[in-house]
Context: one part of a larger RNA
């Protein structure tokens, strides 16, 4: 480096933003770098190759010819590709209109249930398990009723319902803000796509500093089980789990499927916007955007499962990343981390 590939065998980066590069509507005029066309020069000679010839033959030699990746310089030519002028609206983007929405901070608040605390009522049990013990209670538990205290989660509604670029979001109000779809006409005029490096967000679990601490509960302690029982069961129970302020930067971070754009039967749910039918509402029909399902008796595709307008279908452009198992995501070295550890990431052997 060249080919094949990437949902499940190796393989899409955990998600965006975005530099440098790649790639890039439409239609005109230039321009000739890239591109064709011709013509000249330059590729040493030997070797390879072809033809003829000289040594009896051949090896070996001569002689002519061909070939030689390129490179250069004139002339022409303009279809793409560049450049460059000048214009367009479809591609992107902007105003402007009613709407949906657990999208994001911050700040207040509500009810339920669960532990405690105080008192009232009442008395021997309660709680747990397959069955029991361990706890817990005559200092009054459990069970009841009233008060009151805290913290953490928010039953119904809820739903292959919604949002969000992933991670991810759900009791209510309020304030601050991000982003999508829908409609009309209006603007800018290709301002686009991807994106190496880099930046930035990233569940959970762990770390630091200060706060909190109801219920749960790693480790831990005691009770059974059991041949043992560092478990599975059960009494307790500390870290954490909750908050603020930093780090960590990882997970089956999964749709195990990278982004844009175009294209290629259908059937039938759903959320959101518009339109058309109606007096209207509802039902019905178009649409446009989204999330489902079902399709081989629509095409394709795929080893096969299966995918199938939300492609794993057919094209096009960019970036990732794989190239036999182990050894190993290990060593080494570097570099980020307060650690733990993360990033990158081998070989020797060995089958």
């Nucleotide at each position: 480096c060249u080919g094949g590939g990437c949902g499940u065998a190796u393989a899409g980066a955990g998600c965006a933003c975005g530099u440098a590069g790649g790639c890039g509507g439409c239609u005109g005029g230039g321009u000739a770098a890239g591109c064709g066309a011709u013509a000249g020069g330059u590729g040493a000679a030997a070797u390879c190759c072809c033809a003829u010839g000289g040594c009896u033959c051949a090896a070996c030699c001569a002689u002519g010819g061909a070939a030689u990746g390129g490179c250069u310089u004139g002339u022409c030519g303009a279809a793409c590709u560049g450049c460059u002028c000048a214009g367009c609206u479809c591609g992107a983007g902007c105003a402007c209109g009613g709407g949906a929405g657990a999208g994001g901070g911050c700040a207040g608040u509500g009810g339920a249930a669960u532990u405690c605390c105080u008192g009232g009522u009442g008395u021997a049990g309660c709680g747990g398990u397959g069955g029991a013990a361990u706890g817990c209670g005559u200092a009054u538990a459990u069970a009841u009723c009233a008060g009151g205290a805290g913290g953490a989660a928010c039953a119904c509604c809820g739903g292959u319902g919604g949002c969000g670029a992933a991670g991810g979001c759900u009791g209510c109000u309020g304030c601050c803000u991000g982003g999508a779809a829908c409609g009309u006409u209006g603007c800018u005029g290709a301002c686009g796509c991807u994106g190496a490096g880099g930046u930035g967000c990233g569940a959970a679990a762990g770390c630091u500093a200060g706060g909190g601490g109801a219920g749960c509960a790693a480790a831990c302690a005691g009770g059974a089980u059991u041949a043992g029982a560092u478990a599975c069961c059960c009494u307790g129970g500390u870290a954490g789990u909750c908050c603020u302020a930093g780090c960590u930067g990882u997970a089956a971070a999964u749709g195990a499927u990278g982004g844009a754009c175009a294209c290629u039967a259908g059937g039938u749910g759903u959320u959101g916007g518009g339109g058309g039918u109606u007096c209207g509402a509802c039902c019905c029909c178009c649409u446009c955007a989204g999330u489902g399902c079902u399709g081989u008796u629509a095409a394709g595709c795929u080893a096969a499962c299966g995918c199938g307008u939300u492609a794993a279908g057919u094209g096009u452009c960019c970036c990732g990343c794989c190239u036999g198992g182990g050894g190993a995501g290990u060593a080494c070295g570097g570099u980020c981390g307060c650690a733990a550890g993360g990033c990158u990431g081998a070989a020797a052997c060995u089958c």
The part of an RNA shown here (small-subunit ribosomal RNA, central domain) has 351 nucleotides and comes from a bacterium.